[in-house]
Molecule: transfer RNA
Organism: bacterium
RNA sequence: GGUCGGUUAGCUCAGCUGGUUAGAGCGUUGCAUUGACAUUGCAGAGGUCACAAGUUCGAGUCUUGUACCGACCA
Numbered sequence: 001g002g003u004c005g006g007u008u009a010g011c012u013c014a015g016c017u018g019g020u021u022a023g024a025g026c027g028u029u030g031c032a033u034u035g036a037c038a039u040u041g042c043a044g045a046g047g048u049c050a051c052a053a054g055u056u057c058g059a060g061u062c063u064u065g066u067a068c069c070g071a072c073c074a
Stems, first nucleotide, its partner, number of pairs: 001073007010026004019057001028044005050066005
């Protein structure tokens, strides 16, 4: 330098053929339970879907560029 893949909650990851309000597990906060802790149950908070632009009535999803990470080729 080239090809391909990845980037979504604090962490690990789903998200189908573009369509209603963006989800799970773990973590976290509160409450219940306990003598106390753990476990368990209930409720909640937490998101610029890497960044920018484009297509579309509508984009996490499609297209282009940029950045970062990884694999391969040279």